[in-house]
Context: one part of a larger RNA
C1' cells in the first nucleotide's frame, strides 16, 4: 500500500518447516527345529545409547549488586570503627537469573495408496499362466496421522462485537472549497519487564500496586558494633544464631506514571 466504510478480539487451514534413529536383556521358550551341538519366526515387556525439546524442584557451575575472613598501604586528628587503591587485592561460601554434566518429555500408534515381491480368478492359446479385463497382500519409503508457522492464500476467507445518520456553493456528476462536528479505536508521552540491539511484544498510566522507596517473610553469610566480665596480652566469654542481606515473595500511593496533544470521521464504488 491492498483486502470496496473504520475498529478490536477470535479463528479456519491452501501451503510451508520440523521431527522420524537404534541397542541389550527377559517372557512366550530350551519351545518350533535339529542325531547332537545348537537354537528361533511370530507376539508381549523391562532398560539403555545417541540426537532433540523445555525448565532449574533436586544435583553442580557462575553469581566483579550479598555475608564473613584476611595482607600492605593511605584517609576519616588518635584508640575503637570505618571507607579507598592492590587482577573483585586474595580467600571461603552464596539468592534471583543464566546454565549442563541434572529434571521431565519426545521419535510412537491407527489409517490409506504402493516398491520389489507374494496370490485369488482368468483367457488370449481347450492345458498352463498373478494380468491381458478384474481383485487382494506387502516396507523405516510415500499420502496422512505428531508439533510449529500460517488470509499478501492479490483466490487477500470466517465468527462476534463496537463506532459514525449535519449545512452551503460549484460540478466536466468521478468530484472539489467553506463552516460544523472528530466516534469506536489507535498512537505520542510517561512508570516498565517474563520481552528487547533498535523497533517489535507484555504489565500498567490515580476509577492505579507499573518501577522504586517503605513494611514484613524468604532466602545468603555465621554470633555485628557498643556495653560488660575473664586475661600482663594475643584474645575469650555474654548480651547473641547476633547483625548485615542484590536480582526471590507479598503488602502499603510515599515518590514517579502529572498535564495534553495527534492520528481515525459523517453510513461507506
Nucleotide at each position: 500500500c491492498g483486502u470496496a466504510g473504520g475498529a478490536a478480539a477470535u479463528u479456519u487451514g491452501a501451503g510451508g518447516a520440523g521431527a522420524g534413529c537404534u541397542g541389550u536383556u527377559c517372557c512366550u521358550a530350551g519351545u518350533a527345529c535339529g542325531a547332537g551341538a545348537g537354537g528361533a519366526c511370530c507376539g508381549g515387556a523391562a532398560c539403555g545409547g545417541a540426537c532433540g525439546a523445555a525448565c532449574c524442584u533436586c544435583u553442580g557451575g557462575u553469581c566483579u549488586u550479598c555475608c564473613a575472613g584476611u595482607u600492605g598501604u593511605c584517609a576519616c586528628g588518635c584508640c575503637a570503627g570505618u571507607g579507598g587503591c592492590a587482577a573483585u587485592g586474595c580467600u571461603g561460601g552464596g539468592u534471583a537469573g543464566c546454565u549442563a554434566u541434572g529434571u521431565u518429555c519426545g521419535g510412537a500408534a491407527c489409517g490409506g495408496a504402493u516398491a520389489a515381491c507374494c496370490g485369488c480368478u482368468g483367457a488370449a492359446a481347450g492345458c498352463a499362466u498373478c494380468u491381458a479385463a478384474g481383485c487382494g497382500g506387502g516396507a523405516a519409503g510415500c499420502c496422512a496421522a505428531c508439533u510449529c508457522c500460517a488470509a499478501g492464500a492479490u483466490u487477500a476467507g470466517a465468527u462476534u462485537u463496537c463506532c459514525c445518520u449535519g449545512g452551503g456553493u460549484c460540478u466536466u456528476c468521478g468530484g472539489a472549497c467553506c463552516c460544523c462536528u472528530a466516534a469506536a479505536g489507535u498512537c505520542c508521552c510517561c512508570u516498565u519487564g517474563u520481552a528487547g540491539a533498535c523497533u517489535a511484544c507484555g504489565a500498567g498510566g490515580u476509577u492505579g500496586a507499573u518501577a522504586g522507596g517503605c513494611u514484613g517473610g524468604a532466602u545468603g553469610u555465621g554470633u555485628a558494633a557498643g556495653c560488660a566480665c575473664c586475661g600482663u596480652a594475643a584474645g575469650g566469654u555474654g548480651u547473641u544464631g547476633a547483625g548485615c542481606u542484590u536480582a526471590c515473595c507479598a503488602g502499603u500511593a510515599c515518590u514517579a506514571a502529572u498535564a495534553g496533544g495527534a492520528c481515525g470521521u459523517g453510513a461507506g464504488g